Notes
Glycine riboswitch aptamer, 104 nucleotides, folded computationally. The coordinates come from a structure-prediction model, not an experiment, and the mean pLDDT is 80. The model forms 90% of the base pairs in the Rfam consensus.

RNA sequence: UUGAUGGCUACGGGAGAGUCCUCUAAACAGGCACCGAAGGAGAAAGUUGUAAAUCGAUCAUAAUUUACGAUGAACCUUUCAGGUAAAAGGACCGCAGCCGGACA
Numbered sequence: 001u002u003g004a005u006g007g008c009u010a011c012g013g014g015a016g017a018g019u020c021c022u023c024u025a026a027a028c029a030g031g032c033a034c035c036g037a038a039g040g041a042g043a044a045a046g047u048u049g050u051a052a053a054u055c056g057a058u059c060a061u062a063a064u065u066u067a068c069g070a071u072g073a074a075c076c077u078u079u080c081a082g083g084u085a086a087a088a089g090g091a092c093c094g095c096a097g098c099c100g101g102a103c104a
Stems, first nucleotide, its partner, number of pairs: 006099004011094003018032001020031003033084003039080001040078003046071009
């Protein structure tokens, strides 16, 4: 299910930061300075595994504590990548379709 999460496509909106210097027709490349909203990376609470300890008349259970892990998000952080005139791109939003088939 009169179709969830998710993915793709078209259209519209979409910020920030040097049209810096050198070379060059330009781009690229090199240098310095910057930006965060492609992408990548990081991990809080929580949940959970193992071990030890505490409590308990004893064993155990439950609970708690400690240590080492697992899982765990962003518009947060990072600035690897990307970007700093226009163009292109651009998280996200709107809208319309397609894929998919049960979660949100």